[in-house]
Context: one part of a larger RNA
RNA sequence: UGACGGGGACCCGCACAACCAGUGGAGCGUGUGGUUCAAUUCGAGACGAAACGAAGAACCUCACCAAGGCUUGACAUGUAGCCGUUUAUUUUCCAAGAAACUGGAAGAAAUCCGCAAGGAUGGUUACACAGGUGUUGCAUGGCUGUCGUCAGCUCGUGCCGUGAGGUGUUCCCUUAAGUGGGGAAACGAGCGCAACCCUCGUCCAAUGUUAAAUAAUCAUUGGAGACGGUCCUGCAUUUGCAGGAAGGAAGGAGAGGAAGACGUCAAGUCAGCACGGCCCUUAUGCCUUGGGCUACACACACACUACAAUGACGAAAAACAGCGAGUUGCUAGCCGGUAACGGUAAGCUAAUCUCUGAAAUUUCGCCUCAGUUCAGAUUGCAGUCUGAAACCCGACUGCAUGAAGUUGGAAUUGGUAGUAAUCGCAGAUCAGCAUGCUGCGGUGAAUACGUUCUCGGGUCUUGUACA
Repeated sequence: UGACGGGGACCCGCACAACCAGUGGAGCGUGUGGUUCAAUUCGAGACGAAACGAAGAACCUCACCAAGGCUUGACAUGUAGCCGUUUAUUUUCCAAGAAACUGGAAGAAAUCCGCAAGGAUGGUUACACAGGUGUUGCAUGGCUGUCGUCAGCUCGUGCCGUGAGGUGUUCCCUUAAGUGGGGAAACGAGCGCAACCCUCGUCCAAUGUUAAAUAAUCAUUGGAGACGGUCCUGCAUUUGCAGGAAGGAAGGAGAGGAAGACGUCAAGUCAGCACGGCCCUUAUGCCUUGGGCUACACACACACUACAAUGACGAAAAACAGCGAGUUGCUAGCCGGUAACGGUAAGCUAAUCUCUGAAAUUUCGCCUCAGUUCAGAUUGCAGUCUGAAACCCGACUGCAUGAAGUUGGAAUUGGUAGUAAUCGCAGAUCAGCAUGCUGCGGUGAAUACGUUCUCGGGUCUUGUACA
């Protein structure tokens, strides 16, 4: 100087407390461990791994396994030899085959430079080399997590100290803040804080297609507006803080986002990419078929659906969104089908057309507390769609079947307001596949006495046989 303390003082945070809804019990989905397997590819491991990499494993992906094949190679560059205007390229056929591949046959068909010779694009052989999701994240870059959006971390000069170092940055008041004020051997400065940026909320002006509201809706652009600015009370009497009032669309950082200091964890990633070393080179490279990643006594994590009457079911063209997406696409309308969907066919490269009449909600009817008209797992049959192909292993539809489950032990999570809870919608990935993810809007609460305690953090101080 730090670190640590079941030392002290002060302060903060959904940290506790108060309140609401959950998880932990059931079924199912997904991930992980374990076990199994020819293989169940690999990574991630307290917080900060476990619906994580993966914004989508039938083939492909694919890295794993079995079998079959190739060896200058699926891909790049170069050198040398040979072929050369029919070779590259492409089409068809035959044999074997699961395909890749191997062997054979036939046809079509080319450009540029140059008078020409010849050369380039090409094939083949050989050699340099290619290739590696092989290893090392404890050799690395880059990126990321975390403490933590916590308020800290430093420097120049000066001063103090033999020195490590200190001071500044401590103290008092204040703040969300090393925010600001006062004092002070310090005076200044930098990275952080704040502000500048974006979205939302109000107003004004201009412009206006595809919108048509002109009493200004919507969109775009540019401005205005908020500063503890004004008044009152209290504390301090310097900055300020607390309560209230007015005005205002908005009031005390207006709400949210993006933005993450010096560093810590030899944190994570060599499998996103890049890259040093090491290793393989007729194989640890490459191609193909099939399988696997989807297994299943079990354990854990995260979600979904429920256990019902604040409900289930049926009916009523009963009502109201926003974000977005669309030409290999979104698909209106009409017809067929109980339905999934099929057929046909307008519009739209989109403020024009479509997805898209959202659901919870409202009204009426019925059920009357039951394992039920709750719940929907599982299973059987019949189908639809995508796709060469749904057996392993897709989603959806109809009929039938109708399991556990009656609110969940110890324990534990999220949330302070348009939040929690609840309701649906859209998008990325994507041929198909979403209970996950990213967004969007609808309805819309309860509670906070307070900081003793739990957890984490900050400042000062104290002890230490620790560094």